């Protein structure tokens, strides 16, 4: 330095709308039965949901990606070169979990 295992390890939306799904009761329909109970999402309009997808607005930086200061190059300047947890936010992410830069321990090369 690379690979594998274990442990630690941040930030920012339970945003809004639509479609679907789930669930709850109501009305209708159907089954049931003497009746009642009970059953069927078949139909209608509603309530709710850390559910899925799409759109949109806002936000975060620590996978990945991109940008740059000095040294260096050049007689000098330009150009070149050039790091990060800095900057951007394309990608990624915004409850928990998972994952992640980075850190520690163990093993192998």
């Nucleotide at each position: 330095u690379g690979c594998g295992g274990c442990g630690g390890g941040a930030g920012a939306g339970c945003g809004u709308g639509g479609u679907g799904g789930g669930u709850c009761a109501c009305g209708g329909g159907c089954c049931g039965g003497c009746a009642a109970a009970g059953g069927c999402g078949c139909c209608g309009g509603g309530g709710c949901c850390g559910c899925a997808c799409c759109a949109u607005c806002g936000c975060c930086g620590a996978a990945g990606g991109a940008g740059c200061a000095a040294a260096c190059c050049c007689u000098c300047c330009c150009c070149g070169g050039g790091a990060a947890u800095c900057u951007c936010u394309c990608a990624g992410g915004c409850a928990c979990c998972c994952g992640u830069a980075c850190c520690g321990c163990c093993g192998c090369a």